[in-house]
RNA sequence: UUGGCAGGUUACCUUAUCGCUUCAACUCCAAAUUAUUUGAAGUUGAAGAGGAAAGUCCGGACACCAUAGUGCUGCGUAGCGGAUAACAUCCGUCCGCCGAAAGGUGAGGACCAGUGCAACAGAAAGCAAGUACAGUUAGGCUGUAGUGAAAUCAGGUAAACUCUAUGCGGUGAAACGUCAUGUAAACCAAUGUUUGAGGGCUGCACGCCCAAAUUGGAGGGUAGGCGGUUGGAGCUUUUGGGCAACCAAAAGCCUAGAUAAAUGAUAAGGCUAGACAGAAUCCGGCUUAUGACCUGCCUGAAUU
Numbered sequence: 001u002u003g004g005c006a007g008g009u010u011a012c013c014u015u016a017u018c019g020c021u022u023c024a025a026c027u028c029c030a031a032a033u034u035a036u037u038u039g040a041a042g043u044u045g046a047a048g049a050g051g052a053a054a055g056u057c058c059g060g061a062c063a064c065c066a067u068a069g070u071g072c073u074g075c076g077u078a079g080c081g082g083a084u085a086a087c088a089u090c091c092g093u094c095c096g097c098c099g100a101a102a103g104g105u106g107a108g109g110a111c112c113a114g115u116g117c118a119a120c121a122g123a124a125a126g127c128a129a130g131u132a133c134a135g136u137u138a139g140g141c142u143g144u145a146g147u148g149a150a151a152u153c154a155g156g157u158a159a160a161c162u163c164u165a166u167g168c169g170g171u172g173a174a175a176c177g178u179c180a181u182g183u184a185a186a187c188c189a190a191u192g193u194u195u196g197a198g199g200g201c202u203g204c205a206c207g208c209c210c211a212a213a214u215u216g217g218a219g220g221g222u223a224g225g226c227g228g229u230u231g232g233a234g235c236u237u238u239u240g241g242g243c244a245a246c247c248a249a250a251a252g253c254c255u256a257g258a259u260a261a262a263u264g265a266u267a268a269g270g271c272u273a274g275a276c277a278g279a280a281u282c283c284g285g286c287u288u289a290u291g292a293c294c295u296g297c298c299u300g301a302a303u304u
Base pairs, nucleotide, nucleotide: 001300003298004297005296006295007294008293009292010291012270013269014268015267016266017265018264020048021047022046023045024044025043026042027041029039030038031037032036050276054287055286057285058284059283060282061281062172063171064170065169069206070205071204072203074168075167076166077165078164079093080092081091082090083089094108095106096105097104098103109163110162114161115160116157117156131145132144133143134142135141176227177226178225179224187217188216189215190214191213198210199209200208201207234253235252236251237250238249239248240247241246
């Protein structure tokens, strides 16, 4: 220094002015109320999109169904050991494959439980036969040669069907809970009321549970508020254990909560000249997109 491999940091920066959302304190106004509440305005302070917020591919927390199972089906996983709340994730290690190497990757159990598949060539691609030559105990009994990836109760293939082991309820914050307003809890028809319509327990069957209403028609009223909603399987630093993933202890920190959707505009300057790209219940992963910088390793070339 060309090229390659693995890991990490950051995600434009600084100043000034104006603007947006949430929370807290204070001032002030209005309403209700009987001493507190609600609404509006102003001032000050604090905070305010990501490493992937994307994909919706996995696993959960939470909420409801709701606790009655049994059998079948369906889906997932697959060397060994460990981590984790859990996982198809992660770490270590063995083996296989790719690579010159650093490294990467694996759908890594079973072919004597069964059923399949293998073009062409070859006599023949599976349980039976049999081409050419040789030996011979004269029987394809034994051997060699041809063809082919594979030839004599032989192998290959399961990212072929399948078998084995093992695991698995559903739905999704528009979940769900609660308050207020308003009406027609009324009308007509059919079915049903222990001979149980209908509904639930995953997909099916059996079984079990709830149940007096259910379905259709015509018509009436409403579509609002609050919670869920952000203090966590949370983050940072240090120490100890462990090859590592990670675990334990101590100290410290609090970092969006919108509800048609909030962080933008202007001016000046800086330089690595800034890409991919916007939270909507939350968390742990995986995959994909992507600018700049740093560290280590492998190989080639040149110089000393």

Source information:
The prediction has a mean pLDDT of 77. Bacterial RNase P class A from Flagellimonas pacifica, 304 nucleotides, folded computationally. It was read from a public genome assembly, where an Rfam model found it. NCBI's taxonomy places the organism under Bacteria, Pseudomonadati, Bacteroidota, Flavobacteriia, Flagellimonas. It matches the Rfam family "Bacterial RNase P class A". The family's RNA type in Rfam is ribozyme. Gene Ontology terms of the family: dimeric ribonuclease P complex, ribonuclease P activity and tRNA processing.